Context: one part of a larger RNA
């Protein structure tokens, strides 16, 4: 590891990209022929044996033994079938075969011609093996053997009286004979041998490819020209290059994987810019004329200096109604007023291309709501803190009037949330159903139209957000088409959990201005 668990009990990293790591699609000798030999079936025939008749002929048992057969099964060497057995070079031993000589037997008129043999010959061919060269794609994997202290462990023998043990014993009783002290396991790693399925890996694509011929360059320097030196040739062994030659010359498929191309699309996906609507507070103008505001009910608060209403404009900053849906997009965060531009993406379509190029991810990286921190802009609204009013046994709340910080925005920080679908991500199968979003094809549909071509409507289809009905199934249930295919437990692969508190503190690193952030324990309790 075999063998836990992660919606809700402890535990999926907010979300994406990514190195190492880990895992990774199918394809290359499949099958025929025939053969040497072992071995078990079946079947004959003889020997023997056991009954039966018994007068042979004969049946019958098979536990034996020997010979054959083969339409059978299984093991195994060989050879052909496009199918290699690495090759060279020197040696022993063999087979066959050729030639010569020769014994012998048989036969011929006849050394003619057969069979069995003996030598010699390297005359051919092959097999075996021994030794040296050249050179071989390379592991895992598995079978067999060597080698791997003892002592423990399993276990054999063995009446320590039994037993734990020990390695002893046991027959005979004058001598003495005799048996043990097994054997099993020993994993990684080296060794030696065999197998080639299964998993890597390498090979020929700018042929510097293979094999083979001729030339040519080039290094070496052995043996031979009587010896010794020097030049040159030949031959021989490396190397390099040119020119023919032969070959079936040489490039697997096109994964309901995966990238690219292209094509009309399709979205409230992102970034700048434009442009819109009310609202809401201020301000100006006008018009009334006593309260208005607020609450459970009041009060603080406004108010004849005209509060609150109304009407007609201005400005400002902020939102973005209905339409809005168990719709859509976006990796998550998240995203809705109109038009332009920018560049991206998803899905469908293709008798388009590349071919493994992927999945999934320590380190590391990009984004990442609100609140917060910096340093401008802007500050309508609401509103932490702060004051008041109430309310209360008290109110530092809830209710109400004021409000400062922020709420918006630019440039920087933080990195965190019930960052939730509390459910990693890739693949793959197991169920029925109706709608709806995108894309496509298809209808003598239906309507608009002269056609293209729209708009409805139906039917299949791929991909999506969900959702009903059920349980083959799961599950402690709730409830789950996943939370199923899980004691009938292994499809990849990342991450995390091991009673509750101390405690996400303490200490250390690290990252920030900074609040804090990632990472993170014990004592002790219970």
């Nucleotide at each position: 590891u075999u063998g836990c668990a992660g919606u809700u009990a402890a535990a999926a990293a907010g979300c994406u990209c990514g190195u190492a790591g880990u895992u990774g699609a199918a394809u290359u000798u499949c099958g025929g022929a025939c053969u040497c030999g072992g071995u078990g079936g079946u079947c004959a025939a003889g020997u023997c044996u056991u009954c039966c008749u018994u007068u042979u002929u004969g049946g019958u048992c098979g536990u034996a033994c020997u010979u054959g057969a083969u339409u059978c099964g299984u093991c195994u060497u060989g050879u052909c079938u496009u199918a290699u057995c690495u090759u060279c070079u020197a040696g022993a031993a063999g087979g066959c075969u050729u030639a010569c000589a020769u014994g012998u037997c048989c036969u011929u008129a006849a050394u003619c011609g057969g069979g069995c043999g003996u030598g010699u010959a390297c005359u051919g061919u092959u097999u075996u093996c021994u030794a040296g060269g050249a050179c071989u794609u390379u592991u895992a994997c598995u079978g067999u053997g060597a080698a791997u202290a003892a002592a423990u462990u399993a276990g054999a023998g063995u009446g320590u009286u039994c037993a734990a043990a020990g390695c002893a014993g046991g027959c005979a009783a004058u001598c003495g004979c005799u048996u043990g002290a097994a054997u099993a396991c020993a994993u990684u790693a080296g060794c030696a041998u065999g197998g080639a399925a299964u998993a890597a890996u390498a090979a020929a694509a700018u042929a510097g490819g293979a094999c083979u011929u001729u030339g040519g360059u080039u290094u070496u320097a052995u043996u031979u020209u009587g010896u010794u030196g020097g030049u040159u040739u030949u031959a021989a062994a490396g190397a390099c290059c040119a020119a023919g030659g032969u070959a079936a010359u040489g490039a697997u498929u096109a994964a309901u994987a995966g990238g690219g191309a292209u094509a009309g699309u399709u979205g409230g996906g992102g970034g700048c810019a434009u442009u819109a609507g009310u609202a809401u507070u201020u301000c100006g103008g006008a018009g009334u004329c006593a309260g208005a505001g607020g609450u459970g009910a009041a009060a603080u608060u406004c108010u004849u200096g005209g509060a609150u209403u109304u009407c007609c404009g201005a400005a400002a900053g902020a939102c973005u109604a209905a339409c809005u849906a168990g719709u859509g997009c976006g990796a998550a965060a998240g995203c809705a007023u109109u038009u332009g531009c920018c560049a991206a993406g998803g899905a469908u379509g293709u008798u388009u291309u590349c071919a493994u190029u992927a999945a999934u991810c320590a380190a590391g990286a990009a984004c990442g709501a609100a609140a917060g921190u910096u340093a401008g802009g802007g500050g309508a609204u609401c509103g932490a803190a702060g004051a008041c009013g109430a309310u209360c046994a008290g109110a530092u709340a809830c209710c109400g009037u004021c409000g400062u910080a922020g709420u918006c925005u630019u440039a920087a920080c933080c990195g965190u949330a019930a960052a939730c679908u509390a459910u990693g991500c890739c693949g793959a199968c197991u169920a029925g159903g109706g709608a709806u979003u995108g894309g496509u094809g298809a209808g003598u549909g239906u309507u608009a139209g002269u056609u293209u071509u729209g708009a409805c409507c139906u039917c299949a289809u791929c991909a999506g957000c969900a959702c009903c009905u059920u349980a083959c199934g799961a599950g402690a249930a709730a409830u789950c088409a996943a939370a199923g295919u899980u004691u009938u437990u292994g499809g990849g692969u990342u991450c995390u959990g091991g009673g509750g508190g101390g405690a996400g503190u303490a200490u250390g690193g690290u990252c920030g201005c900074a609040a804090g952030g990632c990472u993170g324990a014990a004592a002790c309790u219970u």